The RNA shown here (SAM riboswitch aptamer (S box leader)) has 108 nucleotides and comes from a Chloroflexaceae bacterium. Model confidence (mean pLDDT): 83 of 100. It was read from a public genome assembly, where an Rfam model found it.
[in-house]
C1' cells in the first nucleotide's frame, strides 16, 4: 500500500516529561496554557485473535450456534466514526441505505 470479510447508539484515565494545536479530508461545531498533540509509565475496558465447555454439521484435517474466561497478541480509554458530505422518502426535525474512514482477522 491495494484485496477479501466482521464490527462500528455500550464501554473505560491517572501521572511524569514537553509546550500550541488536535478531533483522517472539506464544512460546521467542539476540545485545549484549569495543558492539544506526541512520548514514558501505571491503570482500566473490550472481546476480533485467542483459552475452556455444550451442541449442531461434516470423509479426516475441521466449521458453525450458544456459554463462560482474560494468561497472550492488537485495539480503545470527549463528543454515536462528534454532525454532516452521496442518494432516496420527508414542510422541516428525522429516517433508510451508501461513500468514506477506523480497528480486528485473513490473503497478497
Nucleotide at each position: 500500500c491495494a484485496c477479501u470479510u466482521a464490527u462500528c447508539c455500550a464501554g473505560a484515565g491517572a501521572g511524569g516529561c514537553u509546550g500550541a494545536g488536535a478531533g483522517a479530508c472539506c464544512g460546521g461545531c467542539u476540545c485545549a496554557a484549569u495543558g492539544a498533540a506526541g512520548c514514558c509509565u501505571c491503570g482500566g475496558c473490550a472481546a476480533c485473535c485467542c483459552c475452556g465447555c455444550c451442541c449442531a454439521c461434516u470423509g479426516u484435517u475441521g466449521u458453525g450456534c450458544g456459554c463462560g474466561g482474560a494468561a497472550g497478541g492488537u485495539g480503545c480509554c470527549a463528543a454515536g466514526u462528534c454532525c454532516g458530505g452521496c442518494a432516496g422518502a420527508g414542510u422541516a426535525u428525522u429516517c433508510u441505505g451508501g461513500a468514506a474512514g477506523a480497528u480486528g482477522a485473513g490473503a497478497g